[in-house]
Molecule: small-subunit ribosomal RNA
Organism: metagenome
RNA sequence: AGUGGGGAACAUGUCCGAAAGACGUAAAUCCCGCAUGACAUCUUCCGCUCGCAUGUGUAGAAGAUCAAAGGUGCCCUCUGAUUCAAGGUGCCGCUUGAGGAUGGCCCCGAGUCCUAUUAGCUUGUUGGUGAGGUAACGGCUCACCAAGGCGAUGAUGGGUAGCUGGUCUGAGAGGGUGGUCAGCCACACUGGGAUUGGGAUACUGCCCAGACUCCUAAGGGAGGCAGCAGUCGAGAGGCAUCUGCAAUGGACGAAAGUCCGACAGUGCGACGCCGCGUGGACGAUGAAGGCCUUCGGGUCGUAAAGUCCUGUCACAGGGGGGGGAAUAACACUCAUCCGAAUAAGAUGGGUGUCUGACGUUGCCCCUGGAGAAAGACCCGGCUAACUCCGUGCCAGCAGCCGCGGUAAUACGGAGGGGUCGAGCGUUAUUCGGAUUCACUGGGCGUAAAGGGAGCGUAGGCGGGAUCGUGUGUCAGCCGUGAAAUCCACCGGCUCAACCGGUGAACUGCGGUUGAAACUACGAUUCUUGAGUUCGGUAGAGGAAUGCGGAAUUCCUGGUGUAGCGGUGGAAUGCGUAGAUAUCAGGAAGAACACCGGUAGCGAAGGCGGCAUUCUGGGCCGUAUCUGACGCUGAGGCUCGAAAGCCGGGGGAGCGAACAGGAUUAGAUACCCUGGUAGUCCCGGCCGUAAACGAUGGGUACUAGGUGUAGGGGGUACUGACCCCCUCUGUGCCGCAGUUAACGCAUUAAGUACCCCGCCUGGGGAGUACGCACGCAAGUGUGAAACUCAAAGGAAUUGACGGGGCCCCGCACAAGCGGUGGAACAUGUGGAUCAAUUCGACGCAACGCGAAGAACCUUACCGGGGUUUGACAUGUACCGGACCGGCAUGGAAACAUGCCUUCCCUUCGGGGCUGGUACACAGGUGCUGCAUGGCCGUCGUCAGCUCGUGUCGUGAGAUGUUGGGUUAAGUCCCGCAACGAGCGCAACCCUCGUCGCCUGUUGCCAUCAGGUUAAGCUGGGCACUCUGGCGAGACUGCCCGCGAUAUGCGGGAGGAAGGCGGGGAUGACGUCAAGUCCUCAUGGUCCUUACAUCCCGGGCUUCACACGUGCUACAAUGGCCGGUACAAAGGGUUGCAAUACCGCGAGGUGGAGCCAAUCCCAAAAAGCCGGUCUCAGUUCGGAUUGGAGUCUGCAACUCGACUCCAUGAAGUCGGAAUCGCUAGUAAUCGUGGAUCAGCAUGCCACGGUGAAUACGUUCCCGGGGCUUGUACACACCGCCCGUCAAGCCACGAAAGCUGAUAGUGCCCGAAGUCGCUGAGCUGACCCGCAAGGGGGGCAGGCGCCGAAGGUAAGAUUAGCGAUCGGGGCUAAGUCGUAACAAGGUA
Repeated sequence: AGUGGGGAACAUGUCCGAAAGACGUAAAUCCCGCAUGACAUCUUCCGCUCGCAUGUGUAGAAGAUCAAAGGUGCCCUCUGAUUCAAGGUGCCGCUUGAGGAUGGCCCCGAGUCCUAUUAGCUUGUUGGUGAGGUAACGGCUCACCAAGGCGAUGAUGGGUAGCUGGUCUGAGAGGGUGGUCAGCCACACUGGGAUUGGGAUACUGCCCAGACUCCUAAGGGAGGCAGCAGUCGAGAGGCAUCUGCAAUGGACGAAAGUCCGACAGUGCGACGCCGCGUGGACGAUGAAGGCCUUCGGGUCGUAAAGUCCUGUCACAGGGGGGGGAAUAACACUCAUCCGAAUAAGAUGGGUGUCUGACGUUGCCCCUGGAGAAAGACCCGGCUAACUCCGUGCCAGCAGCCGCGGUAAUACGGAGGGGUCGAGCGUUAUUCGGAUUCACUGGGCGUAAAGGGAGCGUAGGCGGGAUCGUGUGUCAGCCGUGAAAUCCACCGGCUCAACCGGUGAACUGCGGUUGAAACUACGAUUCUUGAGUUCGGUAGAGGAAUGCGGAAUUCCUGGUGUAGCGGUGGAAUGCGUAGAUAUCAGGAAGAACACCGGUAGCGAAGGCGGCAUUCUGGGCCGUAUCUGACGCUGAGGCUCGAAAGCCGGGGGAGCGAACAGGAUUAGAUACCCUGGUAGUCCCGGCCGUAAACGAUGGGUACUAGGUGUAGGGGGUACUGACCCCCUCUGUGCCGCAGUUAACGCAUUAAGUACCCCGCCUGGGGAGUACGCACGCAAGUGUGAAACUCAAAGGAAUUGACGGGGCCCCGCACAAGCGGUGGAACAUGUGGAUCAAUUCGACGCAACGCGAAGAACCUUACCGGGGUUUGACAUGUACCGGACCGGCAUGGAAACAUGCCUUCCCUUCGGGGCUGGUACACAGGUGCUGCAUGGCCGUCGUCAGCUCGUGUCGUGAGAUGUUGGGUUAAGUCCCGCAACGAGCGCAACCCUCGUCGCCUGUUGCCAUCAGGUUAAGCUGGGCACUCUGGCGAGACUGCCCGCGAUAUGCGGGAGGAAGGCGGGGAUGACGUCAAGUCCUCAUGGUCCUUACAUCCCGGGCUUCACACGUGCUACAAUGGCCGGUACAAAGGGUUGCAAUACCGCGAGGUGGAGCCAAUCCCAAAAAGCCGGUCUCAGUUCGGAUUGGAGUCUGCAACUCGACUCCAUGAAGUCGGAAUCGCUAGUAAUCGUGGAUCAGCAUGCCACGGUGAAUACGUUCCCGGGGCUUGUACACACCGCCCGUCAAGCCACGAAAGCUGAUAGUGCCCGAAGUCGCUGAGCUGACCCGCAAGGGGGGCAGGCGCCGAAGGUAAGAUUAGCGAUCGGGGCUAAGUCGUAACAAGGUA
């Protein structure tokens, strides 16, 4: 202050109003005095009334005390008289005054912000008695007396704030707020003070002090816009030095009227609300232009232009002209209301006179003229609205999520679009959303949150019955809740905003009358809650004292000898001075094996040998007694593991620190050897733990099953067991219910009630400061700045694990042969270079693209040329063949010149072709991270999914898991699943057996001929073979095992047996894997060049490094001679025989062959014979010299091959590493593609032809189930701390500077009050007077007292060298702590 009461404790100018009064004197309505004094006040007495009471009201009696002022108009009957005076009368005043109204003053109730890191405050303080003071009560003040008063329901202190009606928000409850308007308070330069007055402690009065400003003659003065305008300053920010008293209202006045920056108006400001406009209709070559484009078109868009209209609004020197209300109260009168009233008052109507600041007003009429009037924001999602260009993690955006690193709907611009519109956005703030402080309406097992536990104070809550009261509660009525506002209805401005009227509402407070269920209170009573007594009973419950054995260590002695001990392995250590081991004896301390148990006891911490004493609690049983005595419990008190601390003991073992030995990159660790505090006892502290069931206590209720501990009962003749029932404790499982889920589930986390504690995003931080406790360590209480867009829980799917289980693979193992060492070949890196073109980079780049770089290829480099181009299409014009040949120049391309030279025709021209010009060509330039296609890889691994159903809030699960089995998600069985798809398998090719068909170029058994020989010939098609069609193999049969299934083992038969061997075939997906240089393609870049042609060079370089190979190192071999047996291919710009030449490569030559016919073509290893004899060799062949051959325009850079000569390294290869499981490895040769020529590479072919696999522990890869997870870019993950750098805020700090409130003392203005007042003094009194009295004033003194000074402190703020930690910051350092068993849980 608001609200509701009280004043029996008050006064009230003005207004209304009962009654009454007014004299004298006198300049005065000033001051003073006298008189009268009803009423009033006071005192005393006596009644009645009311009140809880002090007391109040009222009637009566006596006494005392106190008033005053006049002004003016009118009248002349009596007196005087000229007006007129006296007088009378009216009006305005004066005095007293009952009462009322109004507005005040005082008191009371409850409510009214934050802070306890403010817990104690208070001396006029609390009360009393008396006095003073006030209008009045009162410590309001004073004296004395008592020692009280306030406070956890928050005193005192600190901070902040005017309060309310209201207002904003909200469904409401609430929350925020107190600007305009209205009520109240406070203040008026700062502080103090009184005066006057009805009222002030007085905004435009006074006094004092102070700060500031101004004037000054320097002595002294003046001032107070938080009135209206205005100036300056501060600030993000806020108007005219306007008009008028016409209205409303106020002051004064009898009135006229005066005054009023109250007020009424206008001005300024889009500051808000409301209304209106910026034009309307028609108008398609859908103009131009912009933008986009798939180049066709689309869009801006009827939009514009243009034509015809309208006139709101505005019209800028008010467009021009004209008309024209109301805001008017006053008087009279009428009506209505109020009231006892014809009074006063209020409201409305009528009549009459005058008045307008706004105002050149609103409004109306005539008239000109589309003229002068549209922007802001947004367009990634939330959220309505999309494209192009530019930019390139830059510039920038951003409310949150987040955009931008070359194709940005997110940045900037443009076009288009969307939303609003004289506004639109931004910022700030409040409420809402946020049930996110939860009263309505939240939580606390794991997300933040149960106090470590108990006892108990205040408080809160509380069993059954009866009666009463009526506190809360409920109902009716009354008063109040101002007006305005809000709401409803009605009405007035053209509408609306705005305004008016009526009503409702104002959820409140008070009073009154009732109700009596519940609550409360009072009384009485009850026994079921609680407790008591009695009888039993289990127990590591507690405290103290004593006793015991085992073990360990030490000591003594004996035996005994070289080691012991310890580890992953070692070492340090101990031991010949005799250890360890062993025996005997002794000592010491600590802990109590077995029993021992999700057994017991305790409030929790906790409690474990045995005995005794003392002692707490529980449980059971039957009765007894008390009679709600109960539950919880803020503060408080007590207990409280371990470690730690203090004092005194003790010390065997163990064992922080410490020392040593190891480990390691390091190892201040893990391991080992020692070892001090400590661990133990007594006394005293500490007071914390993952003190956990992460679950406070109590009561009641809500299916069960099963175990266990203690007690009681039933049945039975008794006892015991079994069985059944029951009480108490302690576990497991499980229904309903609940939960975010996990889970909980009569021992609740279910359903309810009561009480306490606690939570409110993460970090900062349980930190700082303050306080308390503590010896200390530290504990309790407990923030903020700053910073982040999360932190977190449970569960899901994956991935991962130095987790588990099962299974597979030449994965290991077992074997055979290699690589890594040498030389060479080839590819790559690196280096070099004018260029060494480009790509490929773990597996899955590196004998890869390249199935073949001397030129070409060729993309690279140097040089020389061309520019519609080396190549395509089209148009226009000119020309004509083009091509080709020759000559010159040239390295060539090319240039110049010369020669030669068309077809068709309807006679227009066309085809073809050259040139010029224009469209365009061209690019192996860039982007494989813009793409298509193709391909690699996991992986020929057995998986990957879907539909429906079911389960789950959901992610998702189920199916697909399980038991078997398989090469296989292969199959069987089971199963809330049932089916299906892509994969597997099969279907395809090939090899192996047989049959049929076929019969030359193949074959030759039989017949014949024939040769030195030969299928050479006739002939044949049997065989081989060719290549087409079939058959065959299916666990079909037998035995065994197994669930009788799938299948597995063995066997028979068979050419082949359990997929017969090999191939082709590659699920969903992963790697932004590879390729823009095969091709295609978006975008981008170049266009006399990044295009194109030519010559030459380069891709072939070479200190080096790596990959892949070849040849070797030799005797299982080399060399020489002889001799045997393939398959599959290729061949006409080709393969080439016989023959001849050459040592040879090869040459000459050319039969035959377009090939089951001829040729390449010899197969080689092998076999036979000979030689070499272990050596850098008769191994090995590099390198080099010389001479050649072949291909080709051309072998210099830079081919292959041959011959002669040369004869390097290398004697089996470190760490490491690769391939292979059978016709395989190994070894031997053969062919083909590319190709003029060029292979140790690649692709293919056959010959000879092994060893080994116990097995799945380990390495690698993979599949399934399960488990943990802080991973999800998925372990190449995540992540911690120090240090270093930058920035930021904070704490401490010697101190420095302010602010604030108090305290003590000093000084003490003005002023009130008191005392004094010898100075001064008009009224009154006495007195003739003088004078005196009385009163007053100045002055003096005193109390109080503002500012000021001073002193010691308090609180608070700023700054502060330096110190400290904290937070944040793309790529810093060191390690690896945590997440998996995270490698020591």